[in-house]
RNA sequence: GGGUCGGUAGCUCAGGGGUAGAGCACGGGACUUUUAAUCUCGCGGCCGAGGGUUCGAUCCCCUCCCGACCCA
Numbered sequence: 001g002g003g004u005c006g007g008u009a010g011c012u013c014a015g016g017g018g019u020a021g022a023g024c025a026c027g028g029g030a031c032u033u034u035u036a037a038u039c040u041c042g043c044g045g046c047c048g049a050g051g052g053u054u055c056g057a058u059c060c061c062c063u064c065c066c067g068a069c070c071c072a
Stems, first nucleotide, its partner, number of pairs: 001071007010024004018055001026042005048064005
């Protein structure tokens, strides 16, 4: 330098055009003599950045940034 894949909640990951979800973590409550476990409710992200297409973009297109791998 070229190519493929990835970047979404504190962490690990879903979601691939119609205003984003799970598990764990965290907070409240129930249960328990207490803790743990269990149950329940909640908090938490304008989806790496900037443009474009569209009535509408996390999703499609372009450029860039970061990471992994392959080729040279």
Molecule: transfer RNA
Organism: Sphingopyxis sp.